About this RNA
Small-subunit ribosomal RNA, central domain from an uncultured bacterium, 349 nucleotides, folded computationally. The RNAcentral record of the full RNA draws on ENA. The prediction has a mean pLDDT of 87.
[in-house]
Context: one part of a larger RNA
RNA sequence: CUGGGCGUAAAGGGCGAGUAGGUGGUUUAUUAAGUCAGAAGUGAAAACUCCGGGCUCAACUUGGAGCUGCAUUUGAUACUGGUUAUCUUGAGGACAGGAGAGGAAAGUGGAAUUCCUAGUGUAGCGGUGAAAUGCGUAGAUAUUAGGAGGAACACCAGUGGCGAAGGCGACUUUCUGGACUGUAACUGACGCUGAGGCGCGAAAGCGUGGGGAGCAAACAGGAUUAGAUACCCUGGUAGUCCACGCUGUAAACGAUGGAUACUAGGUGUGGGAGGUAUCGACCCCUUCCGUGCCGCAGUUAACACAAUAAGUAUCCCACCUGGGGAGUACGGCCGCAAGGUUGAAACUC
Numbered sequence: 001c002u003g004g005g006c007g008u009a010a011a012g013g014g015c016g017a018g019u020a021g022g023u024g025g026u027u028u029a030u031u032a033a034g035u036c037a038g039a040a041g042u043g044a045a046a047a048c049u050c051c052g053g054g055c056u057c058a059a060c061u062u063g064g065a066g067c068u069g070c071a072u073u074u075g076a077u078a079c080u081g082g083u084u085a086u087c088u089u090g091a092g093g094a095c096a097g098g099a100g101a102g103g104a105a106a107g108u109g110g111a112a113u114u115c116c117u118a119g120u121g122u123a124g125c126g127g128u129g130a131a132a133u134g135c136g137u138a139g140a141u142a143u144u145a146g147g148a149g150g151a152a153c154a155c156c157a158g159u160g161g162c163g164a165a166g167g168c169g170a171c172u173u174u175c176u177g178g179a180c181u182g183u184a185a186c187u188g189a190c191g192c193u194g195a196g197g198c199g200c201g202a203a204a205g206c207g208u209g210g211g212g213a214g215c216a217a218a219c220a221g222g223a224u225u226a227g228a229u230a231c232c233c234u235g236g237u238a239g240u241c242c243a244c245g246c247u248g249u250a251a252a253c254g255a256u257g258g259a260u261a262c263u264a265g266g267u268g269u270g271g272g273a274g275g276u277a278u279c280g281a282c283c284c285c286u287u288c289c290g291u292g293c294c295g296c297a298g299u300u301a302a303c304a305c306a307a308u309a310a311g312u313a314u315c316c317c318a319c320c321u322g323g324g325g326a327g328u329a330c331g332g333c334c335g336c337a338a339g340g341u342u343g344a345a346a347c348u349c
Stems, first nucleotide, its partner, number of pairs: 004320002007303002012317001014200003021193003025087001027085001029083003033080002035076005041070002048066007090190001091187002094183004102176007109153001114148007124135002161168002205246006214240002219235004257316006265294011298305002322349003331342004
């Protein structure tokens, strides 16, 4: 390379838009590059394969044929490609709607914790399995009133919604992306995928400047214990929050790449549209898009999956090839650093 695979055995890139490339709907004309057929050239000898011959056989030796290839030429035109025209179902656009924690910025709100001030009030509070450290007669805890400040938004809340993924949840306004449904008179294959490259990317971490209520790595103390650098308790700094920049990783998971088509049903739920019915709202029926459960065929090593496929097919990309050594070493690239990315071998079983 061929082949076989990738939910859990090794293996789907964290996710997107997209370049090269690969691949691609209907009908017509033309071309003849691919494709197919014929002709003739070449394909040295030996070797190799097949059919024979010679040494008693074989090895060995020898005759004939082949040697699937390449260029040339003459044709064929179904399919693929090129060119030309055409169509509307794919794709896009227009118009009309309703849904949504989709994104960014500004502003506003209430509950709660903490702190401060003042009042009432007195000896405890707090914490645990039990305690102690801790707080408190310099008046705590409790309770009332006022104030400050930061962070998060109870109920609604739902295998509910939105987003490509990460993720998104108080309210209002502004700006803004996408999806869905319906109509269909516009464009006319403009599609799919996508190596590199580019962008986005939880938490932790880093830089500069702010902020700091609660929580809380590190750290200190009290317990527990044989010990206890822990689990439990009292404190507590980075951090958590904001702005700008960096990092670029996660069990970044559905451990399941994207697109298209097809293949029994049943039952919930979210968003539309049409119909039936009705005074009206429901109800009921049909249909499109999403999201769950159950289940046949089929698949699977089994578990299970089963129209949201792990079924049946096609196209494109990523990845795997025994365990350890090792996601390590070295080198390259990236980073302020932490480190990331690419990624071996000896040896060993």